This is a predicted complex of two RNAs, RNase P RNA and transfer RNA, with 417 nucleotides together. The prediction has a mean pLDDT of 78. Rfam match: Bacterial RNase P class A. Rfam links the family to the GO terms dimeric ribonuclease P complex, ribonuclease P activity and tRNA processing. From the family's description: Ribonuclease P (RNase P) is a ubiquitous endoribonuclease, found in archaea, bacteria and eukarya as well as chloroplasts and mitochondria. The family's RNA type in Rfam is ribozyme.
RNA sequence: GGAGUCGGCCAGGCAGUCGCUGCAGUCACGCUGCAGAGGAAAGUCCGGGCUCCUUCGGACAGGGCGCCAGGUAACGCCUGGAGGGCGUGAGCCCAUGGAAAGUGCCACAGAAAACAAACCGCCGGCAUUCGUCCGGUAAGGGUGAAAAGGUGCGGUAAGAGCGCACCGCGCGACUGGUAACAGUUCGCGGCACGGUAAACCCCGCCCGGAGCAAGACCAAAUAGGGGAGCAUACCGUCGGUUCCGAACGGGCUCCCGGGUAGGUUGCUAGAGGUAGCCGGUGACGGCUAUCCCAGAUGAAUGGCUGCCAUUGACAGAACCCGGCUUAUUGCCGGCUCCGGCU
RNA sequence: GGGCGAUUAGCUCAGCGGUAGAGCGCUGCACUCACAUUGCAGAGGUCACUGGUUCGAAACCAGUAUCGCCCACCA
Numbered sequence: 001g002g003a004g005u006c007g008g009c010c011a012g013g014c015a016g017u018c019g020c021u022g023c024a025g026u027c028a029c030g031c032u033g034c035a036g037a038g039g040a041a042a043g044u045c046c047g048g049g050c051u052c053c054u055u056c057g058g059a060c061a062g063g064g065c066g067c068c069a070g071g072u073a074a075c076g077c078c079u080g081g082a083g084g085g086c087g088u089g090a091g092c093c094c095a096u097g098g099a100a101a102g103u104g105c106c107a108c109a110g111a112a113a114a115c116a117a118a119c120c121g122c123c124g125g126c127a128u129u130c131g132u133c134c135g136g137u138a139a140g141g142g143u144g145a146a147a148a149g150g151u152g153c154g155g156u157a158a159g160a161g162c163g164c165a166c167c168g169c170g171c172g173a174c175u176g177g178u179a180a181c182a183g184u185u186c187g188c189g190g191c192a193c194g195g196u197a198a199a200c201c202c203c204g205c206c207c208g209g210a211g212c213a214a215g216a217c218c219a220a221a222u223a224g225g226g227g228a229g230c231a232u233a234c235c236g237u238c239g240g241u242u243c244c245g246a247a248c249g250g251g252c253u254c255c256c257g258g259g260u261a262g263g264u265u266g267c268u269a270g271a272g273g274u275a276g277c278c279g280g281u282g283a284c285g286g287c288u289a290u291c292c293c294a295g296a297u298g299a300a301u302g303g304c305u306g307c308c309a310u311u312g313a314c315a316g317a318a319c320c321c322g323g324c325u326u327a328u329u330g331c332c333g334g335c336u337c338c339g340g341c342u
Numbered sequence: 343g344g345g346c347g348a349u350u351a352g353c354u355c356a357g358c359g360g361u362a363g364a365g366c367g368c369u370g371c372a373c374u375c376a377c378a379u380u381g382c383a384g385a386g387g388u389c390a391c392u393g394g395u396u397c398g399a400a401a402c403c404a405g406u407a408u409c410g411c412c413c414a415c416c417a
Base pairs, nucleotide, nucleotide: 001338002337003336004335005334006333007332008331009330012308013307014306015305016304017303018302020036021035022034023033024032025031026030038314042325043324045323046322047321048320049319050211051210052209053208056245057244058243059242062207063206064205065204066203067081068080069079070078071077082096083094084093085092086091097202098201102200103199104196105195106194119141120140121137122136123135124134125133149167150166151165152164153163154162168191169189170188171187172186173185174183175182176181215265216264217263218262225256226255227254228253229252230251234250235249236248237247258416259415260414272291273290274289275288276287277286278285279284343413344412345411346410347409348408349407352366353365354364355363360397368384369383370382371381372380390406391405392404393403394402
């Protein structure tokens, strides 16, 4: 100097002026003071709080998740570790339980796609001019994404875990580790186990539904009208569905039609922020101090000027939090590889 | 704000992991004096996009984009 990888920070500041929203002061008009979008406010993909549904128990279905340990209110999130893969490396990625419970599928090609089988070959035999036929074999060729352990030696008619050595694999013991798992420690087994579970399924764990247009209160207006279905020895209470029980209620559901489109509340002090100390590798937890930091409802946070800095991109809260994912500007730092110079 | 659904040829839609289809439309030929109908033949596809699982994806699983639908209160 180039290439790469990981982590972090900011999202203009101050003053003046004209406006907007909320709160406080003020009897009130007006005026004054204070505060006023994000790291993603987004997608609505997960998890919770909150509210309503009488949702209480059991069974069957249904859905989600899936290495181990921990964190958390909870999670499909995060942290640390294990195993596998990619990369020269820093580092990154993984829905990563079970295919020796069962079922299904593996197109085309190929002899054969799974309790194996034999197209070309190799070997033996009968007959024979050859072709061909019978048997053995799975080393070699060929097909395919995938062909039933690999290499070598022995062995054999030719071959083959048929035998042996090494490597691999499986099972058990031992050791280390909380565990996942690991070990060239020991023993056993010639090998019995193709892939696919983001196919059905099995195993383990979790899950009632709806969502602030939830819900509560006040006010206004209208035809408490019409039709269909179910039931009244039953029905409803889960908006995926069925059954049983308990409790509660006595009509329920749907369609057409009519009226109002006003206000208050829910609404923001919270699993809150900041700083310090302590525990922990870390995610995180504990203690102390301190601070109050948007609440609109046609929906506020903007315009202009000056100075500093030079700096823009994605983008605008709508009940509130914790995550994930996606969009995105500029700057800083650690580490790795390559090249050059000293 | 909240809750759902869809995307395959120009249009409307099928498509149980294994070479992408139907109807209408379009083009050419035949029939006719000519047009329509009819018959024959043909063209036309990033299966919205990007990744993953799989030997193999329009389909299965994630993410993104675009389009569409529903919702208040009273009796």